[in-house]
RNA sequence: GGCGGCGUAGCCAAGUGGGAAGGCAGAGGACUGCAAAUCCUCCAUUCAUCGGUUCGAAUCCGAUCGCCGCCUCCA
Numbered sequence: 001g002g003c004g005g006c007g008u009a010g011c012c013a014a015g016u017g018g019g020a021a022g023g024c025a026g027a028g029g030a031c032u033g034c035a036a037a038u039c040c041u042c043c044a045u046u047c048a049u050c051g052g053u054u055c056g057a058a059u060c061c062g063a064u065c066g067c068c069g070c071c072u073c074c075a
Stems, first nucleotide, its partner, number of pairs: 001071007010024003018055001026042005048064005
């Protein structure tokens, strides 16, 4: 330098055009003599960044950034 994959909450992770499931962690509450366990509620107006397409984008397209893998070149 070329090609491919990935980037979603504090962590893991599903979702691939009609607007973000779930688990862990965290906060509040119930229960308990106090805890632990258990149960209930809350927790991303937003998906790496910017731009484009579209009535509508996490999802499609382009560029950029980061991580991983493969190939090539130089030394």

The RNA shown here (transfer RNA) has 75 nucleotides. The prediction has a mean pLDDT of 81.